[in-house]
Context: one part of a larger RNA
RNA sequence: CACCGCCUGUCACGUCACGGGAGUUGGAGGUACCCGAAGUCGUUUGCCUAACCGCAAGGAGGGCGACGCCGAAGGUAAAAUCAGCGACUGGGAUGAAGUCAUAACAAGGUAGGGGUACCGGAAGGUGCCCCUGGAUCACCUCCUU
Numbered sequence: 001c002a003c004c005g006c007c008u009g010u011c012a013c014g015u016c017a018c019g020g021g022a023g024u025u026g027g028a029g030g031u032a033c034c035c036g037a038a039g040u041c042g043u044u045u046g047c048c049u050a051a052c053c054g055c056a057a058g059g060a061g062g063g064c065g066a067c068g069c070c071g072a073a074g075g076u077a078a079a080a081u082c083a084g085c086g087a088c089u090g091g092g093a094u095g096a097a098g099u100c101a102u103a104a105c106a107a108g109g110u111a112g113g114g115g116u117a118c119c120g121g122a123a124g125g126u127g128c129c130c131c132u133g134g135a136u137c138a139c140c141u142c143c144u145u
Stems, first nucleotide, its partner, number of pairs: 003108001005105001008101002011098001013095004018090003023085005031077004039070001041068004046064004052059002111132009
């Protein structure tokens, strides 16, 4: 390089991270239920039994077995939690020379902006209320020279 300026949003393309997402995979822990080893404890109509009691029969005690409580591991279920993946989906950031428009910046060609409602490919438009950080012209009041 100064209006042949600046600049906004949609759309298209590339890259990046993030959110939603039916579901899916894995991790750690807990809950409920099922099953239930070893072992202690309890019960015992079964079997066995040297020491104790008894002259003996038998008894006491003990052992085995059986049953029961507790019980590790294992299994089932639903949920919660952490992480990965996930069709699809939402915006965000970013990228010299893409598309459509031209909203803003000079009264940006309808002044701009704020709130709100409705509407529209998009910037945005319109209504209502408000602000001046609005140009111009006229008038009024005040101040200064």